[in-house]
RNA sequence: AUGGAUGACUAGGGUUCCGACCCGCCUGGUGCGGGUGUCUGGUCCGAGAGUCAUCGACCUCCAGCGAGGUUACACGGCGGGACAAAAGCCCGGGAGA
Numbered sequence: 001a002u003g004g005a006u007g008a009c010u011a012g013g014g015u016u017c018c019g020a021c022c023c024g025c026c027u028g029g030u031g032c033g034g035g036u037g038u039c040u041g042g043u044c045c046g047a048g049a050g051u052c053a054u055c056g057a058c059c060u061c062c063a064g065c066g067a068g069g070u071u072a073c074a075c076g077g078c079g080g081g082a083c084a085a086a087a088g089c090c091c092g093g094g095a096g097a
Base pairs, nucleotide, nucleotide: 004055005054006053007052008051009050012045013044017042018041019039020036021035022034023033024032025031026029056071057070058069059068060067061066073093075096079091080090081089
């Protein structure tokens, strides 16, 4: 102090769907039903205080085209909210320190 916006990703997160595992059924299959997230996973959610990119803002230089630079720092509940559900998501750079 300009504490900006969007996108992608990650840490993290759960369980609608898929898969995995368990149980049951019979028509024995690439089947149906139920359960488990105390299942490594795919889909999914996902950071103010994580990463990257683009844009924006600001500053300097230049007659102009344009060029260069800055965007620092950031400890943090309880509680509540959404989606199927949870969370570093949102309330929230909030309360407080």